[in-house]
RNA sequence: GCAAAACCAGUGAAAACUGGUGACGCAAAGUUAUGGGUCUAAUGUCAAGGGAAGGAGAAAUACCUUAGUUGACGAUGAUCGCCAAACUGCCGAA
Numbered sequence: 001g002c003a004a005a006a007c008c009a010g011u012g013a014a015a016a017c018u019g020g021u022g023a024c025g026c027a028a029a030g031u032u033a034u035g036g037g038u039c040u041a042a043u044g045u046c047a048a049g050g051g052a053a054g055g056a057g058a059a060a061u062a063c064c065u066u067a068g069u070u071g072a073c074g075a076u077g078a079u080c081g082c083c084a085a086a087c088u089g090c091c092g093a094a
Base pairs, nucleotide, nucleotide: 001026002025006021007020008019009018010017011016024081030087031086032085034084035083036082037079038078039077044073045072046071047070048069052066053065054064055063
């Protein structure tokens, strides 16, 4: 010098971030998401279900469309106080 958890207020779909209070820690806990890791999953893709609305049809448990629900995938989101990398860094003494 910085400020973890927690609490309060705000932002965000979330992860998380910002401000205040607060100090677990940090000799780069200064800056940069570049590589890896981790977190989230809004938009999107796929699947399930056959419930809702509509369409077509003579009609249907079959068909089509839309919205929604559930699950999986997925970063373009987040993290530099996870690791690596890059850049920068006050005064004094030896």
This is a predicted structure of a 94-nucleotide RNA (c-di-GMP-I riboswitch aptamer) from a soil metagenome. The sequence is in RNAcentral, with records from MGnify.